[in-house]
RNA sequence: GUGCGAGUAGUUCAGUUGGUUAGAAUAUCAGAUUGUGGUCCUGAGGGUCGUGGGUUCAAAUCCCAUCUCGCACC
Numbered sequence: 001g002u003g004c005g006a007g008u009a010g011u012u013c014a015g016u017u018g019g020u021u022a023g024a025a026u027a028u029c030a031g032a033u034u035g036u037g038g039u040c041c042u043g044a045g046g047g048u049c050g051u052g053g054g055u056u057c058a059a060a061u062c063c064c065a066u067c068u069c070g071c072a073c074c
Base pairs, nucleotide, nucleotide: 001073002072003071004070005069006068007067010026011025012024013023019057028044029043030042031041050066051065052064053063054062
């Protein structure tokens, strides 16, 4: 340099053939339970989906550019 893949909650990930409030687990906090702690149970907070544009009535999802990481080739 060329091609391909990944980027979504603190962390690990799901969600892709556009459509109702963007989710799970775990972690954190609170409550219940316990003599205390842990386990288990309930609840809460936490995201403008890497960034910037475009298409569309509507974009995490489609298109373009760009950034970071990984793989292959040269």
Record summary:
Model confidence (mean pLDDT): 81 of 100. Predicted 3D model of a 74-nucleotide RNA (transfer RNA) from a Bacteroidales bacterium. Rfam family: tRNA. By type it is a transfer RNA. On this family, see Hou, Trends Biochem Sci 1993: "The tertiary structure of tRNA and the development of the genetic code". It was read from a public genome assembly.